Large-subunit ribosomal RNA, domain II from a Dehalococcoidales bacterium, 701 nucleotides, folded computationally.
Model confidence (mean pLDDT): 82 of 100.
Lineage of the source: Bacteria > Bacillati > Chloroflexota > Dehalococcoidia > Dehalococcoidales.
RNAcentral holds the full RNA, with entries from ENA.
[in-house]
Context: one part of a larger RNA
RNA sequence: GUGAGUUACUCGUAUGUUGCAAGGUUAAUCUGUUUUGCAGAGUAGCCGUAGCGAAAGCGAGUCUGAAGAGGGCGAUUAGUAACAUGCGGUAGACGCGAAACUGGGUGAUCUAUCUAUGGUUAGGUUGAAGCGAUCGUAAAAGAUCGUGAAGGACCGAACCCACCAGGGUUGAAAACCUGGGGGAUGAACUGUGGAUAGGGGUGAAAGGCCAAUCAAACCCAGAGAUAGCUCGUUCUCCCCGAAAUAGCUUUAGGGCUAGCCUCGCAUGAUAGAGUGACGGAGGUAGAGCACUGAUUGGGCUAGGGCCCUUACAAGGGUACCAACCCCAGACAAACUCCGAAUGCCGUUUACUUGUUUUGCGGGAGUCAGGUUAUGGGGGAUAAGCUUCAUAACCAAAAGGGGAACAACCCAGACCGUCAGUUAAGGUCCCAAAGUAUGAGCUAAGUGAUAAAGGAAGUGUGAUUGCUUAGACAACCAGGAUGUUGGCUUAGAAGCAGCCACCAUUUAAAGAGUGCGUAACUGCUCACUGGUCAAGUGAACAUGCGCCGACAAUUUACGGGACUAAAGCUCAUCGCCGAAACUACGGAUUUCCCGACUUGUCGGGAGAUGGUAGGGGAGCAUUCCACUUACCAGUGAAGACGAACCGUGAGGUAUUGCCUUGUGCAUUAAUCGUUGAAGGAAGUGGAAAAGAGUAUGCCAGU
Numbered sequence: 001g002u003g004a005g006u007u008a009c010u011c012g013u014a015u016g017u018u019g020c021a022a023g024g025u026u027a028a029u030c031u032g033u034u035u036u037g038c039a040g041a042g043u044a045g046c047c048g049u050a051g052c053g054a055a056a057g058c059g060a061g062u063c064u065g066a067a068g069a070g071g072g073c074g075a076u077u078a079g080u081a082a083c084a085u086g087c088g089g090u091a092g093a094c095g096c097g098a099a100a101c102u103g104g105g106u107g108a109u110c111u112a113u114c115u116a117u118g119g120u121u122a123g124g125u126u127g128a129a130g131c132g133a134u135c136g137u138a139a140a141a142g143a144u145c146g147u148g149a150a151g152g153a154c155c156g157a158a159c160c161c162a163c164c165a166g167g168g169u170u171g172a173a174a175a176c177c178u179g180g181g182g183g184a185u186g187a188a189c190u191g192u193g194g195a196u197a198g199g200g201g202u203g204a205a206a207g208g209c210c211a212a213u214c215a216a217a218c219c220c221a222g223a224g225a226u227a228g229c230u231c232g233u234u235c236u237c238c239c240c241g242a243a244a245u246a247g248c249u250u251u252a253g254g255g256c257u258a259g260c261c262u263c264g265c266a267u268g269a270u271a272g273a274g275u276g277a278c279g280g281a282g283g284u285a286g287a288g289c290a291c292u293g294a295u296u297g298g299g300c301u302a303g304g305g306c307c308c309u310u311a312c313a314a315g316g317g318u319a320c321c322a323a324c325c326c327c328a329g330a331c332a333a334a335c336u337c338c339g340a341a342u343g344c345c346g347u348u349u350a351c352u353u354g355u356u357u358u359g360c361g362g363g364a365g366u367c368a369g370g371u372u373a374u375g376g377g378g379g380a381u382a383a384g385c386u387u388c389a390u391a392a393c394c395a396a397a398a399g400g401g402g403a404a405c406a407a408c409c410c411a412g413a414c415c416g417u418c419a420g421u422u423a424a425g426g427u428c429c430c431a432a433a434g435u436a437u438g439a440g441c442u443a444a445g446u447g448a449u450a451a452a453g454g455a456a457g458u459g460u461g462a463u464u465g466c467u468u469a470g471a472c473a474a475c476c477a478g479g480a481u482g483u484u485g486g487c488u489u490a491g492a493a494g495c496a497g498c499c500a501c502c503a504u505u506u507a508a509a510g511a512g513u514g515c516g517u518a519a520c521u522g523c524u525c526a527c528u529g530g531u532c533a534a535g536u537g538a539a540c541a542u543g544c545g546c547c548g549a550c551a552a553u554u555u556a557c558g559g560g561a562c563u564a565a566a567g568c569u570c571a572u573c574g575c576c577g578a579a580a581c582u583a584c585g586g587a588u589u590u591c592c593c594g595a596c597u598u599g600u601c602g603g604g605a606g607a608u609g610g611u612a613g614g615g616g617a618g619c620a621u622u623c624c625a626c627u628u629a630c631c632a633g634u635g636a637a638g639a640c641g642a643a644c645c646g647u648g649a650g651g652u653a654u655u656g657c658c659u660u661g662u663g664c665a666u667u668a669a670u671c672g673u674u675g676a677a678g679g680a681a682g683u684g685g686a687a688a689a690g691a692g693u694a695u696g697c698c699a700g701u
Stems, first nucleotide, its partner, number of pairs: 001697002007091003011088010023047003029041005051058002061073004094232002097229001101222006112196009121186001123155003126151001130147006159183003163180005198214001200210003235618006245258005259366002261363006271356001272353005277347004286338001287336002292332002296328004301322001303321002305318004369394010399410003414586004419582003425576003428560003434573001436572006447562001453547002457544005463538004474531005480504003485499003510525001514523002587608010619690001621687006630679002638674005643652003655665003658661001
């Protein structure tokens, strides 16, 4: 620089404008003319003015029907032509984009195989058959030596190949280089000419090769194939503003109808919506056990088991199982004797709001939703899980808070202001505002995250025991006797075990709380006295803390830091804090009121976030008409720079004055440089009419 909703149709439909109107209109064609056209003629045709029936047909009716019934469709009137616009239809139909399919051709100078005719293969090694000689045999066979020259034989250059490694990998090269490697008389290699052609060839077969292209070559054509898919789709301002649901779908990322949005017309009330009052239906939450089922303990007691007894029959016992019944306890989405709150329906009821209702018509978009809270299902009373319901928010919502953070908390941005008041949240510093006040708590840096469980952490409350007739703790002293209780035991003496757990002396002292001994001895406790002198125990409720407490780059309250706090609880008074609210100024718009010049002005009350999308009003570009008048070599358009004006897209044209300037006036508002010949303005019309995105396209670099 270029690049995407266009154009055609006697097409359909709606809206607007204009003409005529029970009518409207011409098409081809012809005539005239000042000939891309206009005027006239032209009634063929089309639409409307009548419908009903399959039709004959009848007709303000008709069809069905036996019908004078009922029912269906009609009748009581507005159309038509042109233009414009929205949308639809048919066409490539907003633009770019396949892989493919079909037809007709071009290719075997690469490569595959074949064919004709030529060419090439240093040097060295091995030494088959055959033949000869000698030996050998009855003749053979055979052996040895020589000669000989065979071979998809051997080593190895040219030549051909490509096994390994390294390099190269925007290479020197769209397959190479270097060093090794394989074949190298053979199914060898190679020159030249020729043959086989696309569902075809050729193939020692890898779907290999057929000109750097191969599970179907290349070129042109059908062709703008089709694309329910992806991407892109170009100026501005104003008003409203969704959906991610239902039903159906070879349907599930696509459609159709409804729902939800918008615009127009009608509807104006007993409309709609909200709140209250009143009247209803209902079986959820909860609760309950009266039903259905499930269920624990006890009692009572059929039935059964077991034991005893027994010739049979019967009988007895039972810490076994257990129906009904009784008492107590207790469960249920598919239990209910009961039973809310909400929600739902209704009312010629009250208040508020004021068209938000409903109908018809034009245009849509939407059919992947998400999070949070609440009520459920699925899952594991897991998931940033899944599936319903109700509400809000995000989507389509900016601003403040939450360190950061679609959805949480506050709050819905018309514009401006270096004004004020608040919300959530904050107020030591980072960082705007209290190192605020009063009363407590916490010592754990708890204050960021977690349980069962554990603990003389600490505060508060209430209950209870002991206590100046002296408690609790500590210290001094006692803690005895029958008796080694009996049994058991090898032993058992308070203290292995079993049984009993008396009595005496006492201030008090267990036939013994723990340690100890083989068993005794020993130490100690309970219990008692003394010393001392005032509180001391137990269990409970509750506040704040402690342990329990393990993760990977940074330690981790946003950080610094903070301890009668800058932590936690309660109370109080300030302040900060948003696009909220207010103030002042301004813009647009709806409704109401009032003026007139009837489309403008003034006043008042509201409104003005916005994706898909609907509606309205404009700006700019190119060309045309009116269109010559206007500006222009004293320098047009364009380009660059600056200034000014308008909500914005954008615009800066015109005019007057004289002192001719960086002037003044008018008006919303123009100058400089470059450039070199056209250009601007008003009204209207017509469009190849607006770019930043399409890994767009083209050119330059």